RNA sequence: ACUCUGGAGACGUCCGGCCCAACCGCCGGAGGCCGAAGGGGCAGACGUGGAGACACGCCAAAUCUCUCAGGCAAAAGGACAGAGU
Numbered sequence: 001a002c003u004c005u006g007g008a009g010a011c012g013u014c015c016g017g018c019c020c021a022a023c024c025g026c027c028g029g030a031g032g033c034c035g036a037a038g039g040g041g042c043a044g045a046c047g048u049g050g051a052g053a054c055a056c057g058c059c060a061a062a063u064c065u066c067u068c069a070g071g072c073a074a075a076a077g078g079a080c081a082g083a084g085u
Base pairs, nucleotide, nucleotide: 001085002084003083004082005081006080011031013030014029015028016027017026018025032072033071034070038068039066040065041064044059046057047056048055049054
């Protein structure tokens, strides 16, 4: 990397339009909500100088946090975990 298996959270909300006998469905908008695609933030490590405080340089996370993106019936997707090649 590929394949298989497991895999959470959050309105089946409201309004308008289309379709329909109606439900369902589709499109647009509004508010609310979720964190586990992706993305952003930092803790800190190291080096040099200095007695020290500290300064400069350099490297840099997460399941934390933000919610840009994404998502809020099922399906799909899905971090991560297990197995196989």
Description
The prediction has a mean pLDDT of 77. A computed fold for an 85-nucleotide RNA, annotated as Glycine riboswitch aptamer.